[in-house]
RNA sequence: AGAGUUUGAUCAUGGCUCAGAUUGAACGCUGGCGGCACGCUUAACACAUGCAAGUCGAGCGGUUUCAUACCUUCGGGUAUGGAGCAGCGGCGGACGGGUGAGUAAUACGUAGGGAUCUGCCCUGAAGUGGGGGACAACCUUGGGAAACUAGGGCUAAUACCGCAUACCACUCUGAGGAGGAAAGUGAGCGCAAGCACACGCUUUAGGAUGAACCUACGUCCGAUUAGCUAGUUGGUGGGGUAAAGGCCUACCAAGGCAGCGAUCGGUAGCUGGUCUGAGAGGACGAACAGCCACACUGGGACUGAGACACGGCCCAGACUCCUACGGGAGGCAGCAGUGGGGAAUAUUGGACAAUGGGGGCAACCCUGAUCCAGCGAUGCCGCGUGUGUGAAGAAGGCCUGCGGGUUGUAAAGCACUUUUGUUAGGGAAGAUUGCCUUAUUGAUUAAGAGUUGAUGAGGUUGACGGUACCUAACGAAUAAGCACCGGCUAACUCUGUGCCAGCAGCCGCGGUAAUACAGAGGGUGCAAGCGUUAAUCGGAAUUACUGGGCGUAAAGGGUGCGUAGGUGGAUUGAUAAGUUCUAUGUGAAAUCCCUGGGCUUAACCUAGGGACUGCAUAGGAUACUGUCAGUCCAGAGUGAAGUAGAGGGUGGCGGAAUUUCCGGUGUAGCGGUGAAAUGCGUAGAUAUCGGAAGGAACACCAGUGGCAAAGGCGGCCACCUGGGCUUUAACUGACACUGAGGCACGAAAGCGUGGGGAGCAAACAGGAUUAGAUACCCUGGUAGUCCACGCUGUAAACGAUGAAAACUAGCUGUUGGUAGGGUUAGACCUAUCGGUAGCGCAGCUAACGCGAUAAGUUUUCCGCCUGGGGAGUACGGUCGCAAGAUUAAAACUCAAAGGAAUUGACGGGGGCCCGCACAAGCGGUGGAGCAUGUGGUUUAAUUCGAUGCAACGCGAAGAACCUUACCUACCCUUGACAUCCUCGGAAGCUGAUAGAGAUAUUGGUGUGCCUUCGGGAACCGAGAGACAGGUGCUGCAUGGCUGUCGUCAGCUCGUGUCGUGAGAUGUUGGGUUAAGUCCCGUAACGAGCGCAACCCUUGUCCUUAGUUGCUAGCAGGUAAAGCUGAGCACUCUAAGGAGACUGCCGGUGAUAAACCGGAGGAAGGUGGGGAUGACGUCAAGUCCUCAUGGCCUUUAUGGGUAGGGCUACACACGUGCUACAAUGGGCGAUACAGAGGGAAGCGAAGCCGCGAGGUGGAGCGAAUCUCAGAAAGUCGUUCGUAGUCCGGAUUGGAGUCUGCAACUCGACUCCAUGAAGUUGGAAUCGCUAGUAAUCGCGGAUCAGCAUGCCGCGGUGAAUACGUUCACGGGCCUUGUACACACCGCCCGUCACACCAUGGGAGUGGGUUGUACCAGAAGUAGGUAGACUAACCGCAAGGGGGUCGCUUACCACGGUAUGGUUCAUGACUGGGGUGAAGUCGUAACAAGGUA
Repeated sequence: AGAGUUUGAUCAUGGCUCAGAUUGAACGCUGGCGGCACGCUUAACACAUGCAAGUCGAGCGGUUUCAUACCUUCGGGUAUGGAGCAGCGGCGGACGGGUGAGUAAUACGUAGGGAUCUGCCCUGAAGUGGGGGACAACCUUGGGAAACUAGGGCUAAUACCGCAUACCACUCUGAGGAGGAAAGUGAGCGCAAGCACACGCUUUAGGAUGAACCUACGUCCGAUUAGCUAGUUGGUGGGGUAAAGGCCUACCAAGGCAGCGAUCGGUAGCUGGUCUGAGAGGACGAACAGCCACACUGGGACUGAGACACGGCCCAGACUCCUACGGGAGGCAGCAGUGGGGAAUAUUGGACAAUGGGGGCAACCCUGAUCCAGCGAUGCCGCGUGUGUGAAGAAGGCCUGCGGGUUGUAAAGCACUUUUGUUAGGGAAGAUUGCCUUAUUGAUUAAGAGUUGAUGAGGUUGACGGUACCUAACGAAUAAGCACCGGCUAACUCUGUGCCAGCAGCCGCGGUAAUACAGAGGGUGCAAGCGUUAAUCGGAAUUACUGGGCGUAAAGGGUGCGUAGGUGGAUUGAUAAGUUCUAUGUGAAAUCCCUGGGCUUAACCUAGGGACUGCAUAGGAUACUGUCAGUCCAGAGUGAAGUAGAGGGUGGCGGAAUUUCCGGUGUAGCGGUGAAAUGCGUAGAUAUCGGAAGGAACACCAGUGGCAAAGGCGGCCACCUGGGCUUUAACUGACACUGAGGCACGAAAGCGUGGGGAGCAAACAGGAUUAGAUACCCUGGUAGUCCACGCUGUAAACGAUGAAAACUAGCUGUUGGUAGGGUUAGACCUAUCGGUAGCGCAGCUAACGCGAUAAGUUUUCCGCCUGGGGAGUACGGUCGCAAGAUUAAAACUCAAAGGAAUUGACGGGGGCCCGCACAAGCGGUGGAGCAUGUGGUUUAAUUCGAUGCAACGCGAAGAACCUUACCUACCCUUGACAUCCUCGGAAGCUGAUAGAGAUAUUGGUGUGCCUUCGGGAACCGAGAGACAGGUGCUGCAUGGCUGUCGUCAGCUCGUGUCGUGAGAUGUUGGGUUAAGUCCCGUAACGAGCGCAACCCUUGUCCUUAGUUGCUAGCAGGUAAAGCUGAGCACUCUAAGGAGACUGCCGGUGAUAAACCGGAGGAAGGUGGGGAUGACGUCAAGUCCUCAUGGCCUUUAUGGGUAGGGCUACACACGUGCUACAAUGGGCGAUACAGAGGGAAGCGAAGCCGCGAGGUGGAGCGAAUCUCAGAAAGUCGUUCGUAGUCCGGAUUGGAGUCUGCAACUCGACUCCAUGAAGUUGGAAUCGCUAGUAAUCGCGGAUCAGCAUGCCGCGGUGAAUACGUUCACGGGCCUUGUACACACCGCCCGUCACACCAUGGGAGUGGGUUGUACCAGAAGUAGGUAGACUAACCGCAAGGGGGUCGCUUACCACGGUAUGGUUCAUGACUGGGGUGAAGUCGUAACAAGGUA
């Protein structure tokens, strides 16, 4: 520090996710040791049991008991000392310990303030005299189950109460005065009075500590909480408090708080700090420390220095326990512990040794504070689980290309070490300022008592603790796991599984070859831990102060005026609020940082320093901002002179047009559409002429012209009225800009009331269209559109661009002024100000684009945005008559949604061009019969594949058996075939029997070749296992081959250039071509694969050669014939050459490329034909040609045999053949090819048969022989338009041939039979010249079987104006929401399932307001009742007090009525998600109506 994820790819926007650090954690797997920390985050839920606050006999009386001494009536008593017990009394139970419920301010933090209190402690001053009356304990009488309690009697005190004293000081005061204290105890000396000491006590002043109160600032979210407040705000008097104060009360005034967020609601203890972060920030507030609050829930006071009191009291409530039912007891949010809740959190431990606290003179006692131990990998830190050597690279595992690789120096082995561990021995520090003994020396004192301080010596106290640590012995011995390995992200293979099981943080894996699931081997990372989950910060500049944005991605308010607020021109002075500097105080300690120190190190502990960015006070500075005072004119405004304009409002006027009405003319249609129909019209329409009415809108001018804040404004005239611009420079003197709320304006539609209504026209009706058509089109037509008044308040209210100001190259147009020049009025030129447009530099921008009218560079202010959907929706509020507007969420759901640009593809977008693509023609198919293939159906099987073009006379160039893969039946199991091993036998030939056959059984014959004599080679039979075999599956695992677009003209690369980039350029453009063919132009220049050419064939000529070919001349010869001699001239054959290149001429064209015409030529513009198929597309076809991975099968899915099937047949389709006839059929005669085949072959002549054919066998491995007669044609004749002398299907009979075999199931022949069919609907195919059409011939396959296929020649046309349209293709361009690419994408209703949510008659809780009732305990006030020790009084009595009663306040509780919130609710609304449901096709292309 970044990365993954939207796309075919790109840039940017934007969300989601990951890598880091952290935790009081939990869970899973695993677990050796130690140190230091930490350990109920949930139920402030309920608690059994034990402990957590006591202590003082040196305050007091008593009581029990022990020791010693004395006395004794032996019962016991007295004295001294010790110990215990309860009581009175003192101090402490307000600390320490726990918890975070409440609390958004009676809290906390920081800084201040004055009107206060403060036990014990410290310092100072003064005092401590003398009396009195009680009450516990105890005794006794009662009540009660108990807890406890009532009456009577005795008694002490440092308990209680007077009196005395108190100058100053304290309190009150009328300033004269008045009021107000106390307690002793211990020990010493003394005979005693008494003296002194220590600890106390009282008054008082000060300090310290602690506490109370007040002020300012800071301190979470919500405005879908906007108004709140009657003790409320202030004053006066009084009361009250330790103290200021509405703290309380009476009266008076009417204030106080709030947009700088009052009130209300929700949430929350606050802080030092902790975690994270570069920081700024964000989140948190465990442990430690400070403060606050609370102690079962609510209320209350008492005592006290301090409490409204965790282990105190009273009352009410809930709960639990005891009970004799009458009553009582209790409060773990102390330490342990229990139950419960929960994902989850420990021992009913030891000790007061240390530190601290309470009491005490002290010893000492108490202390679950604390110190320790136990449990827990909960965290941090440290250590270990060995070290060295060791290659036969062991075994085993895994992988393998079978060679090996890897685990791996890893192990074993050898040599060492001993941290840890076990055992044994030794052994600190934590302990001293305490206490005891003693010595010395001070203080006090009359004193060497006593008490007390300092110093020294000796002694004493340890829970932890079997401590840490050290030493020895033993022995590698006691000690490694977890997660991950597709990318992000370090780490890869095998097996299993087969969209299953599963994984997953995001993207996404899994449908038979999964590095993504599961296991294994190996590897990577961390390590006594490792992963997961949860949570926080970070990354996230993704709330942007640091540090973002708003034309199109989310985002400028519809527009203006203007309040608060924010900001504000030049200059002078003052001030010192902001600002800045210095100093002081504070910012607790801990934490953090730095430097040291201590534990072996570290964590940890510790010392010093820094920091704590803050606040306050004081003193300086004065540039800037603020404030105050003064001045100025450049901002702003006023005045003056001009000026343009659909700016606004009101009233009036005008013409054209539509419509209607009246009248005339006139006659059959009009109107409307793609075409029609509805509609109007013979009752006279449309058309046309004249007249009238009425409403609405204002042609031309008219313009990226003008005006206005926006909405918007258009005939003409008048009136009223707003704003702008220009020039001028008289006036004011910052008066300015922006603008939350607020106010006003605000298109269309809509609403209300009243008018108006010509045209147009939602709704509606009818007609069409359509599968439907609630639409588009047509005919009608009502609201509405118009006016007046009122409401609504929204629009793609758009420049999708808030307002204002300044600055920053130019060019061009237009509009309104001014100045100068110029001109006949002009036009025009220059300069300048205001507006409005088009280009464009810099700059900006993701790009598109913007560009002085900024989206540039800056400033001020306002509004708005923060992923998509849910949703601009719900609820609530406000506004509205309503429609609705405005403000405006959440649950849930997705990993995207969106912008700009790129390349393609596509378009019922455009342009250019080509093709038998259309058109022009010729002939077919589709109708018939048959052949053949396919689908379907059938079947035991009808084997399999091919399925739009590009499957369907296709694989199959030929299924009777075989083929054959299918079915049935019968057989074989190392197999029909390959290699290896063992045994036997040569091999081979030939019989018989059984069987459908395979096969089985059984005979005969034969014994070979090589040899080192062991045996070997080939072959046959038997046997064992490795293996064979498979037309079984996967063409979506593959190779190879093939089809297709398409013989279309395209497809790319290098370098350069442009662009952030994908990409572009080149390859586009102007011409031209069959062609990306060539030329020119050109930020491109070149190149490659394609095109063309090179190859074959054909057309002309030449050369060479001359048999089997040919025959002109010569000769021979025949019925005839190159038949023969001879010849190679010709034809021909088959080798090699020549020839054609736009080469020549003319024209057109840019003078180019090229095109047009012509000449010559056998051939002319690639002469005709063929072979040749770019990059790629279709997961196109083929595992059944072959090859091949993987899977499956192995007495079968392999192999053999026989028979059957592939040939079935209601039907549908494709491809063909034959026809329907006279351009024909039949009969007779007769002419002319080419290219091929032939030895298990072609087969001549001759003879036989009507014929198929038979017989025959010459010749020929073929320019020789043969298949082999070519047919149409030609010449005759017949038929006469008919189901025929057309047509031949079908059927009967008889045959021929091939073949083991023609039944299923061959071809052909003859005789007989003689079906459909009279030119074929919609639709559709081929062909541009030796072509179509027509005619026959040959070949492959093949025993036989062709209407198919592949070839061959004969005869031999018609037509092409042209490219509008349909189809296919190429190039350019345009739009796109497509990229699996239009067979694309995608919307809504309905149906089903699930999820969350709104409404809902209501129902049930929580909380809270208001009004009222009620009123425990308690305090205060009152008091006529009862009682009463201290003081006064001789007494009566008084004073004072207690109880009772009562008043006020008030908790719980109750009644009524509201607010708010949560849960739930029949039914209901929409929303979201879901597999391949239904209906349509709204959007994306002109998406077919933009």
Molecule: small-subunit ribosomal RNA
Organism: metagenome